Fluoride riboswitch aptamer (crcB RNA motif) from Sporomusa malonica, 64 nucleotides, folded computationally.
RNA sequence: GAUAUUUGGGGCGAUGGAGUUCGCCAUUAACCCCGUGUCGAACGGUGAUGACUCCUACCAGGUG
Numbered sequence: 001g002a003u004a005u006u007u008g009g010g011g012c013g014a015u016g017g018a019g020u021u022c023g024c025c026a027u028u029a030a031c032c033c034c035g036u037g038u039c040g041a042a043c044g045g046u047g048a049u050g051a052c053u054c055c056u057a058c059c060a061g062g063u064g
Stems, first nucleotide, its partner, number of pairs: 010025004016055006033045004
């Protein structure tokens, strides 16, 4: 110096916070949604979760 593994932590999983849990990554990383399109621009669409629960925000309907 390189490679592999282990341990402790760290980062990440298309918009907020918390708990639990799963997965991914090793900093040249994981991750950065979908459709149409000349793949550029532009236009359109779903969802606050990776998953579950709760809170907050937003949207739709009903009742008082």
Lineage of the source: Bacteria > Bacillota > Negativicutes > Sporomusaceae > Sporomusa. Its Rfam family is "Fluoride riboswitch aptamer (crcB RNA motif)". A reference for the family is Zhao et al. (2017), "An excited state underlies gene regulation of a transcriptional riboswitch", Nat Chem Biol.